Bacterial RNase P class A from a Calditrichota bacterium, 365 nucleotides, folded computationally. Its Rfam family is "Bacterial RNase P class A". Rfam classes the family as a ribozyme. Its mean pLDDT, the model's own confidence on a scale to 100, is 77. The sequence was found by an Rfam model in a public genome assembly.
[in-house]
RNA sequence: AAAGCAGAUCAGGCGAUCGCGUCCCGGGUGAGCCCGGGAUGAGGAAAGUCCGAACUCCGCAGGGCAGGAUGGUCCGUAACGCGGACGCGUCGUGAGGCGCGGAAAGUGCCACAGAAAAUACACAGUCCCGCAUUUGCGGGAUAACGGUGAAAAGGCGAGGUAAGAGCUCACCGCCUCAAUGGUGACAUUGAGGGCAGGGUAAACCCCAUCCGGAGCAAGACCAAAUAGAGGGGGAGAGGCUGCCCGUCUCGUUUGACCCCCGGGUAGGUCGCUUGAGGUGUCGGGAAACCGGCAUCCCAGAUAAAUGAUCGCCCUUCCGGUUUUUACCGGAACGACAGAAUUCGGCUUAUCGAUCUGCUUUGGAA
Numbered sequence: 001a002a003a004g005c006a007g008a009u010c011a012g013g014c015g016a017u018c019g020c021g022u023c024c025c026g027g028g029u030g031a032g033c034c035c036g037g038g039a040u041g042a043g044g045a046a047a048g049u050c051c052g053a054a055c056u057c058c059g060c061a062g063g064g065c066a067g068g069a070u071g072g073u074c075c076g077u078a079a080c081g082c083g084g085a086c087g088c089g090u091c092g093u094g095a096g097g098c099g100c101g102g103a104a105a106g107u108g109c110c111a112c113a114g115a116a117a118a119u120a121c122a123c124a125g126u127c128c129c130g131c132a133u134u135u136g137c138g139g140g141a142u143a144a145c146g147g148u149g150a151a152a153a154g155g156c157g158a159g160g161u162a163a164g165a166g167c168u169c170a171c172c173g174c175c176u177c178a179a180u181g182g183u184g185a186c187a188u189u190g191a192g193g194g195c196a197g198g199g200u201a202a203a204c205c206c207c208a209u210c211c212g213g214a215g216c217a218a219g220a221c222c223a224a225a226u227a228g229a230g231g232g233g234g235a236g237a238g239g240c241u242g243c244c245c246g247u248c249u250c251g252u253u254u255g256a257c258c259c260c261c262g263g264g265u266a267g268g269u270c271g272c273u274u275g276a277g278g279u280g281u282c283g284g285g286a287a288a289c290c291g292g293c294a295u296c297c298c299a300g301a302u303a304a305a306u307g308a309u310c311g312c313c314c315u316u317c318c319g320g321u322u323u324u325u326a327c328c329g330g331a332a333c334g335a336c337a338g339a340a341u342u343c344g345g346c347u348u349a350u351c352g353a354u355c356u357g358c359u360u361u362g363g364a365a
Base pairs, nucleotide, nucleotide: 001361002360003359004358005357006356007355008354009353010352012313013312014311015310016309017308018307020041021040022039023038024037025036026035027034028033043336047347048346050345051344052343053342054341055215056214057213058212067211068210069209070208071207072086073085074084075083076082087100088099089098090097091096101206102205106204107203108200109199110198123146125142126141127140128139129138130137131136154172155171157169158168159167173195174193175192176191177190178189179188180187181186219270220269221268222267228261230260231259232258233257236250237249238248239247240246277296278295279294280293281292282291283290284289314334315332316331317330318329319328320327321326
């Protein structure tokens, strides 16, 4: 320098004018509210709602069945299906990426091709025997070699044999046992066994661990209205009509009407944002993470505020001048997106820029 691997950070900046939500102060107002000033006002994912919790209400003596989730080991954590480190397998020259209980408990399934897809089997071959004695026919043995397939019953070499075959032997693999190292997954070494056991568990299933349900539209309080065979008063109450007269309606056993109680709709208040919190520093730990101290307060709306315009600068793109740097003009108005009880994760979307550690190849000193 080129090509890569792993991770982290930022998410245009400044100013002016107008406008919006919340809170505070001052003034006005009977109150709702209005005026003036000040402070503050989206994200790394606020998203998907996929996991785990806090919180709230309901349920619950205890045990079991059913159902669901998870799945190498150890650690971290409030918890997790998350994270860290390690182990094994696999891919990559490498930095690194991806995967992870059990298929020797049982049942099922395995397209096409192929002789055969699991009680192994025999298409082409090889070998032996009999007949024919040229091609061949019949019986038997075998699975090394060929062909099929994603996958073919240990691999490879030697011995052995009619030809062959773990039939026998060495090495590798596998199984059993033991020792050593490690908290452990596991690793290494030794002894024995001739080899039994194809794949599939996001097929049923088995093993281990965990799991009650609903969710801030949770839930609590205030409370117009309507329902009340709750209590008290009660002979009048109401319309035309402001008053008187008149008239009409309802009512005086079936109680109009008024008051209280209860109830909870509309609406309002709380829940609501100080929290497993942020920042800095010190300490522990290999890391995830944990602890001490200091410091900070950082949206809380409810049909839902967080915006618009202009100027300068930055970035990117286009055009022109130009050897380049650069200058001029124009455009994008500048990625994805956007709070709604709150946290910890995961996943997905994301213009562009910067930084850190590392790998491979090439070059120079």